[in-house]
Context: one part of a larger RNA
């Protein structure tokens, strides 16, 4: 060199397990609910099974009997007609009692008793006698029918029961018989309405410097845009979701904001005159473009804020948007030429379906009609997630799953270095004087790759996450020994700085701690790198499953960088490496 044994476990992003944690899928499964839609299952009613008799309420009809008070008026005049008498021994006026009704004045009516009288026509009134008939309103009773309820009873349907008989020789079953009870209820069928997570399908956006939480989502204006158009970002400002019958057309006139001087209240600043005054102003509304030769300011007359169309273009994936000279028809202004198919321009918006409304010379299921349609105008969506899944929809899962992805977070690397950490330059100043013993404003250049972050670059068909325990190697910006320099170094003891990594760098308490504090000692008890070294070396206290408590949220299922108990750590070394050791 080369081939062996026996050993470690540092790599072979070793080995197991299409990563369980994240995200995504118009996945999935369970659980919640005051999610959305239904089923069951209660409750209610109505009807069938379901009958009988009485009392009662209510509506309706016939009929009898009654009721009716503004104010003036003898007074409680319903209306209208005819009418000169009418009632009365079949018992008037009066008096007593009693019952209705009331406006407390009466009126109606019964009994009793009385013993012949009492009203009308006259005065008042819109309207004249309830003196008398007769008809009809309002309301009221009260008989008769009818209906449509409610109560009570009844027993036959129905139910329920007997230590009775029978069918039977067994039966507690069933069927009949005889008896009790209950009872038109209940029970059940079918229709309606209400309850209805009890139960069953389903939904529960996307963007997104990971995801949720904020925030957006459609449309106009600028800038970002690199002087054609266009052009992204959760990049920088701001607005729309209307308004106006004049703020529309059209002929005509006419000039602003300021700002100096002037002049009654009057003042800086109201109104007047008079000059300067290309625009700093007006133009409904943001903002950009525009713009007084008008699109701004008035005044007259008006409705072209038209109807059918439309060469030809812009812009564009479509669909949709925009511009439009010109004909034809009726206008409206102007003398005329002309000019007008809304606004000075650019936002003020919604596709199809599904319905209503107007019109129509259009189709009508044998014809005629009609019903429905079509066709032309028109209305109904914060379908605002705004190209609008549906008419109709929330949430939990640590009890979970599946397919996925390093297309995305959480460990560790990577790349960067704001943040950290060191160190350099400047010299305002402190330092009793004296910028630099020892510090150093404001600023300014590195550098390292221990922090917190950005980012999303390998790994999600898996690279084990704090911290201890064992081993440990390295750096040197050196905590201790060493060796120098400056000192506001007298000497000790410091301070600072430069040179040096050869050894060294403590045990205990508390806590799962790293850290820290705290006790005793040291020469000192260094700072860092090494997947925050090190789990195929150990542990397993802590995070970070599945139980279970509290507290806080949440209507719940759940939740919680909130506490708290408790909770399977698997690999026999093939290759490299490395101790040891043996042959060759």
């Nucleotide at each position: 060199c080369c081939c062996g044994c026996a050993g470690c476990a540092a790599g072979a992003c070793g080995g197991a397990a299409a990563g369980a944690c994240c995200c995504c899928a118009u996945g999935a499964a369970c659980c919640u609910u005051u999610a959305c839609u239904g089923c069951a299952a209660g409750c209610u009613g109505a009807u069938a099974c379901u009958g009988u008799c009485a009392c009662u309420u209510g509506g309706c009809a016939u009929g009898u009997u009654u009721u009716g008070u503004g104010u003036a008026g003898g007074a409680u005049a319903g209306g209208u007609g005819g009418g000169a008498g009418g009632c009365u021994u079949u018992g008037a006026a009066g008096u007593c009692g009693g019952u209705a009704c009331g406006c407390c004045a009466g009126u109606a009516u019964c009994g009793a008793u009385g013993g012949a009288g009492c009203c009308a026509u006259c005065c008042u009134u819109g309207a004249a006698a309830u003196a008398c008939c007769a008809c009809c309103c309002u309301g009221a009773a009260c008989c008769u029918g009818u209906u449509a309820g409610g109560u009570g009873u009844c027993u036959a349907a129905c139910g329920c029961u007997g230590u009775c008989c029978c069918g039977u020789g067994a039966a507690u079953c069933c069927g009949g018989g005889c008896g009790g009870c209950g009872a038109a209820c209940a029970c059940u069928g079918u229709c309606a309405g209400u309850u209805g997570g009890g139960c069953a399908g389903u939904u529960u956006g996307a963007c997104u410097g990971g995801g949720g939480c904020g925030g957006u989502c459609u449309c106009c204006u600028c800038c970002u845009a690199a002087a054609g158009a266009g052009u992204a970002a959760c990049g920088g400002a701001g607005g729309a979701g209307c308004u106006c019958a004049a703020a529309g057309g059209u002929a005509c006139c006419c000039u602003c904001a300021g700002c100096c001087u002037g002049g009654u209240u009057g003042g800086c600043a109201a109104u007047c005159a008079g000059g300067c005054g290309a625009a700093g102003a007006g133009c409904g509304u943001a903002a950009a473009g525009g713009u007084a030769g008008a699109a701004g300011g008035g005044u007259g007359c008006u409705u072209g804020a038209c109807u059918g169309c439309g060469a030809g273009a812009g812009c564009c994936a479509u669909a949709a948007c925009u511009c439009g000279a010109g004909c034809a028809g009726a206008a409206a202004c102007g003398a005329a030429a002309g000019u007008u198919g809304g606004a000075c321009u650019u936002a003020g918006u919604g596709a199809u379906c599904c319905g209503g409304c107007g019109g129509u010379u259009c189709c009508g299921a044998a014809u005629g009609g009609a019903a429905g349609g079509g066709c032309c105008g028109u209305c109904g969506c914060u379908c605002a997630a705004c190209a609008g899944a549906u008419a109709a929809a929330a949430g939990g899962u640590a009890c979970u799953c599946u397919g996925g992805g390093g297309a995305u977070a959480a460990c560790a690397g990577g790349c960067u270095g704001a943040u950290c950490c060191c160190g350099c330059c400047c010299g305002a100043g402190c330092g009793u004087c004296c910028a630099u013993a020892g510090c150093g404003g404001c600023g300014g250049c590195g550098g390292g790759g221990u922090u917190u972050g950005g980012c999303a670059c390998c790994u999600c068909g898996a690279u084990g996450u704090c911290g201890g325990c064992u081993c440990a190697u390295c750096a040197c910006a050196u905590c201790c020994u060493g060796g120098g320099g400056g000192u506001g170094a007298a000497g000790a003891a410091g301070c600072u700085c430069c040179c040096a990594a050869g050894g060294g760098u403590u045990c205990g308490g508390c806590u799962g701690u790293u850290c820290g504090c705290c006790g005793a000692u040291u020469a000192a008890a260094g700072u860092g790198g090494u997947a925050c070294g090190u789990g195929a070396g150990c542990u397993g206290g802590g995070u970070u499953u599945a139980a279970a408590c509290c507290g806080u949220c949440g209507u719940g299922a759940g939740a919680c960088a909130g506490g708290u108990u408790g909770g399977u750590c698997c690999c026999u070394a093939u290759c490299u490496g490395c101790u040891g050791u043996g042959g060759g």

The part of an RNA shown here (large-subunit ribosomal RNA, domain V) has 584 nucleotides and comes from a wastewater metagenome. Model confidence (mean pLDDT): 84 of 100. The full RNA is in RNAcentral, with records from SILVA.